[in-house]
RNA sequence: CUGCAUAGUUGGCAAACCAUGAGAAAUCAUGGGACGCAAAGCUAAAGGGGCUAAGCACAGUCACUGUGUAUGCCAGCCAGUUGCGGCU
Numbered sequence: 001c002u003g004c005a006u007a008g009u010u011g012g013c014a015a016a017c018c019a020u021g022a023g024a025a026a027u028c029a030u031g032g033g034a035c036g037c038a039a040a041g042c043u044a045a046a047g048g049g050g051c052u053a054a055g056c057a058c059a060g061u062c063a064c065u066g067u068g069u070a071u072g073c074c075a076g077c078c079a080g081u082u083g084c085g086g087c088u
Base pairs, nucleotide, nucleotide: 003087004086012037013036017032018031019030020029021028022027035076041081042080043079047078048077049074050073051072055069056068057067058066059065060064
C1' cells in the first nucleotide's frame, strides 16, 4: 500500500423509551437508558432515497379545510470521504 473478517482485548458510540428544553412539524440538544454498531467518525452547498409542510401556490371556502411544494430535517437507508486494532 492492497484486500479480508467479526474474536473486538484496552477502549469508543448509543436505538427504543423516560425527563427537561427548542421547533409548526419532521427532528434536535442535555441527562438517564442500551437495541445495536468495525467507521453508528465526518459530509444533507450539489448522487440516489426517506420524513415533515411553517411559509407560499392552487382549489373549496366565514374563521377554516384539502392538495402540492423545502428554503426545514434524516449520515443508525444507500452513497462519498478520512481513519484505529487484527490478519493479509
A computed fold for an 88-nucleotide RNA from a Bacillota bacterium, annotated as c-di-GMP-I riboswitch aptamer. Rfam family: c-di-GMP-I riboswitch aptamer. From the family's description: GEMM was predicted in a large-scale screen for bacterial structured RNA regulatory elements. Its family is annotated with cyclic-di-GMP binding in the Gene Ontology. The prediction has a mean pLDDT of 78. The organism belongs to Bacillota, within Bacteria.